Record summary: Predicted 3D model of a 71-nucleotide RNA (transfer RNA) from Bacterioplanoides sp. SCSIO 12839. Rfam family: tRNA. By type it is a transfer RNA.
RNA sequence: GGCGCGAUAGCAAAGAGGCCAUGCCGCGGAUUGCAAAUCCGCUGACGCCGGUUCGAAUCCGGCUCGCGCCU
Numbered sequence: 001g002g003c004g005c006g007a008u009a010g011c012a013a014a015g016a017g018g019c020c021a022u023g024c025c026g027c028g029g030a031u032u033g034c035a036a037a038u039c040c041g042c043u044g045a046c047g048c049c050g051g052u053u054c055g056a057a058u059c060c061g062g063c064u065c066g067c068g069c070c071u
Base pairs, nucleotide, nucleotide: 001070002069003068004067005066006065007064010024011023012022018054026042027041028040029039030038047063048062049061050060051059
């Protein structure tokens, strides 16, 4: 330098163009003599900049970072 893969919440991890799963953690509550466990509820996200579209985490381009391959 070229090519490929990846980047989603504090952590892990799904995601098919419309409704942003889920688990752990956190917060509130139920339960309990107090707790633990269990149950209910709540908060919280799409690396950055553009493009396409009525609508983008998702499709396209560029950039950044990480991993790998070729030279």
Lineage of the source: Bacteria > Pseudomonadota > Gammaproteobacteria > Oceanospirillales > Bacterioplanoides.
The coordinates come from a structure-prediction model, not an experiment, and the mean pLDDT is 81.